TPP riboswitch aptamer (THI element) from Oceanimonas sp., 103 nucleotides, folded computationally. Taxonomically the source falls in Oceanimonas (Bacteria, Pseudomonadati, Pseudomonadota, Aeromonadales). It matches the Rfam family "TPP riboswitch aptamer (THI element)". Rfam's curators write: Vitamin B(1) in its active form thiamin pyrophosphate (TPP) is an essential coenzyme that is synthesised by coupling of pyrimidine and thiazole moieties in bacteria. The sequence is in RNAcentral, with records from Rfam and Ribocentre. The same sequence occurs in records of 2 taxa. The model forms 96% of the base pairs in the Rfam consensus.

RNA sequence: UGCGAUUGGUCGGGGAGCCGAAAGGCCGAGACGGCAGUGAUAUGCCGAACCCGUUGAACCUGAUCCAGUUAACACUGGCGUAGGGAACCGAUGGCCGAUGGCC
Repeated sequence: UGCGAUUGGUCGGGGAGCCGAAAGGCCGAGACGGCAGUGAUAUGCCGAACCCGUUGAACCUGAUCCAGUUAACACUGGCGUAGGGAACCGAUGGCCGAUGGCC
């Protein structure tokens, strides 16, 4: 100084809230179905969809957290340069210091 792209496969990670007697409604990418289980919940397993996979705020912990806001959840800001968190292989193309390496 240049590249610092496009894409496929396989595998993996994750959540499931609020209102309502019910019907149903709300937010959201997602609030679903089946089986087991319970007096009923809880809970567990399987599957679907969806989101996310280290360039990692998908999701978990702190947290029954703090401030604003809402009927409530949600939402906004903080906490947060916090602590954790699931990846490999290939195709096309590109770059370089080229039997290789990087994007």